[in-house]
Molecule: c-di-GMP-I riboswitch aptamer
Organism: Salipaludibacillus neizhouensis
RNA sequence: UCUAGUAAAUGGCAAAUCUAUUGAAAAAUAGAGACGCAAAGUUUCGGGUCUAAGGGGUAUUGGCAUUUCCUAUGAUUGCUGAACUGUCUAG
Numbered sequence: 001u002c003u004a005g006u007a008a009a010u011g012g013c014a015a016a017u018c019u020a021u022u023g024a025a026a027a028a029u030a031g032a033g034a035c036g037c038a039a040a041g042u043u044u045c046g047g048g049u050c051u052a053a054g055g056g057g058u059a060u061u062g063g064c065a066u067u068u069c070c071u072a073u074g075a076u077u078g079c080u081g082a083a084c085u086g087u088c089u090a091g
Base pairs, nucleotide, nucleotide: 002091003090004089005088012037013036017032018031019030020029021028022027035078041084042083043082045081046080047079048076049075050074054071055070056069057068059066
């Protein structure tokens, strides 16, 4: 340096749920909690998925309002691929 792995060692992170806050929502942050994770460290670069404030369309209506559909610039790094960085052991 590369490959493989978590048996051992040092450890690390923290699912669901609950409380509070933020947000239109998805969701995020903090605390408690621990399902699990060898990158469950970082980055939305690609794909997927979620949401629809705003924008656009349909239906109804005299009009307002309502219903419904489409759409990401929003979210997800613990969905996945990729990039960068990293502990231990073995080869």